[in-house]
Small-subunit ribosomal RNA, 5' domain from an uncultured bacterium, 506 nucleotides, folded computationally. Model confidence (mean pLDDT): 82 of 100. It matches the Rfam family "Bacterial small subunit ribosomal RNA".
Context: one part of a larger RNA
RNA sequence: GAUUAACGCUGGCGGCGUGCAUAACACAUUCAAGUCGAACGGAGAGAGGCAGCUUCGGCUGCGUCAAUCAGAGGCGGACGGGUGAGUAACGCGUGAGUAACCUGCCUGUAAGAGGGGGAUAACACCUGGAAACGGGUGCUAAUACCGCAUAAAUCAUAGUUGUCGCAUGGCAGCGAUGUAAAAGAGGAAUUGCUUACAGAUGGACUCGCGUCUGAUUAGAUAGUUGGUAAGGUAACGGCCUACCAAGUCUGCGAUCAGUAGCCGGACUGAGAGGUUGAACGGCCACAUUGGAACUGAGAAACGGUCCAGACUCCUACGGGAGGCAGCAGUGGGGAAUAUUGGGCAAUGGACGAAAGUCUGACCCAGCGACGCCGCGUGAGGGAAGAAGGUCUUCGGAUUGUAAACCUUAGUAAGCAGGGAAGAAGGAAGUGACGGUACCUGCAGAGUAAGCCACGGCUAACUACGUGCCAGCAGCCGCGGUAAUACGUAGGUGGCGAGCGUUAUCC
Numbered sequence: 001g002a003u004u005a006a007c008g009c010u011g012g013c014g015g016c017g018u019g020c021a022u023a024a025c026a027c028a029u030u031c032a033a034g035u036c037g038a039a040c041g042g043a044g045a046g047a048g049g050c051a052g053c054u055u056c057g058g059c060u061g062c063g064u065c066a067a068u069c070a071g072a073g074g075c076g077g078a079c080g081g082g083u084g085a086g087u088a089a090c091g092c093g094u095g096a097g098u099a100a101c102c103u104g105c106c107u108g109u110a111a112g113a114g115g116g117g118g119a120u121a122a123c124a125c126c127u128g129g130a131a132a133c134g135g136g137u138g139c140u141a142a143u144a145c146c147g148c149a150u151a152a153a154u155c156a157u158a159g160u161u162g163u164c165g166c167a168u169g170g171c172a173g174c175g176a177u178g179u180a181a182a183a184g185a186g187g188a189a190u191u192g193c194u195u196a197c198a199g200a201u202g203g204a205c206u207c208g209c210g211u212c213u214g215a216u217u218a219g220a221u222a223g224u225u226g227g228u229a230a231g232g233u234a235a236c237g238g239c240c241u242a243c244c245a246a247g248u249c250u251g252c253g254a255u256c257a258g259u260a261g262c263c264g265g266a267c268u269g270a271g272a273g274g275u276u277g278a279a280c281g282g283c284c285a286c287a288u289u290g291g292a293a294c295u296g297a298g299a300a301a302c303g304g305u306c307c308a309g310a311c312u313c314c315u316a317c318g319g320g321a322g323g324c325a326g327c328a329g330u331g332g333g334g335a336a337u338a339u340u341g342g343g344c345a346a347u348g349g350a351c352g353a354a355a356g357u358c359u360g361a362c363c364c365a366g367c368g369a370c371g372c373c374g375c376g377u378g379a380g381g382g383a384a385g386a387a388g389g390u391c392u393u394c395g396g397a398u399u400g401u402a403a404a405c406c407u408u409a410g411u412a413a414g415c416a417g418g419g420a421a422g423a424a425g426g427a428a429g430u431g432a433c434g435g436u437a438c439c440u441g442c443a444g445a446g447u448a449a450g451c452c453a454c455g456g457c458u459a460a461c462u463a464c465g466u467g468c469c470a471g472c473a474g475c476c477g478c479g480g481u482a483a484u485a486c487g488u489a490g491g492u493g494g495c496g497a498g499c500g501u502u503a504u505c506c
Stems, first nucleotide, its partner, number of pairs: 001505003005502005012375006018368002020333001025331003029328001031326001034075003040071001042069002046065002049062005082286003091211008101203002106199007114148001116146002123138006155178003159174006184191002212258003219249003224246006231239001261283004265276004288309005311322004339365001341364003347361001348359004378408004388399004412447001414442005422433001450495005455476003461490005471478002
């Protein structure tokens, strides 16, 4: 000098930041991922239309619009948010490669969109179970599902020609065999669908270099190292399997053990360097512990599924339910770390044609001197150098222009009046913060100073008490009867809404 700090004493205001470092311990409760009726069948509050009947109150039938609802379908739940347990690794950083790869939504280009079929939930009825949740029969729709036709381009297979490359090989041409559609929606504009190519974006894999400590860890390794074949993958590859060979790594530190998320950065330092990785940003890993796949463009998926373990809860004992390292909040641990707040107004995201809905992301407010910065606690005059206190050689000295007293400004706080920007869509409307910031007026010094030190280092000294006691102390060291070093008082020095101590780094 610095800190995600804590502790002691003290504490006026504002702005901007920041706040579980410990138990990746366990979690009550609310909320945090939905949306689309302009893909679909149904139910349908309500509204109004036509016809019939009428006791004039209404009733019935038909068709229309329609809030909303469960179902089924699409897209999104792989983003956003959290944590740092694991990981010494192509995990991260940096630089390359993929002639070995994928990419929903978006953009561009080219082409297509013909004709059929069978179901199923919802619903109705029956029925099992305490519940969670089911079972059976029957009916129905689609942009749900499944065949058929169409094959230009593309892809796959084997063949052939030309050309190019750092190897495997790539590219272009030729002829031969196999693969799609939602013909949907809407009043329309329009939008949606299928295929191929290209782009963009995002990802996957490979490699060079760098990346803590220990030799009181010296040998490690059998899918191990390589080959062939088959499988698998988006793709290369012992990735997996069979067979064959016996290799591979290592004193330039393998293996083992310990520790640790990595980086941009941050702190310090003249620099070199050392330390560190809170907040913000990038990457990675994880989601009660372990394992597994499904769906999907994308997951081996925090608020999805299945299995096993531990734990908690419900139970009619047969069986079920759960996962805050999301935002708040609770218990526990700890020296220690906040509200079960407001709003989608802005920015951003999901869905939707849109209106809009959702959004504990985010924007705000609350709490904490936790940090940084700013401001205030008054200013000018004022000697009878007042009183009081302390010291005293008793003369005085000092506190000290300090106070009193006079004059005066008016910050912050208080009260009153006005009152934003942030709001951007073609117009209108739209502000949680917030009657906030800010402006104006009012009154009056009135409401606002402490902490540490004073032997040397180190700025700042006397008195009394104590008497190697009580105590102090960062080091040297003080204290045993005149202690500037202990305790108190007066005075002084330093910093100041803070001051000191402790811990850690330079």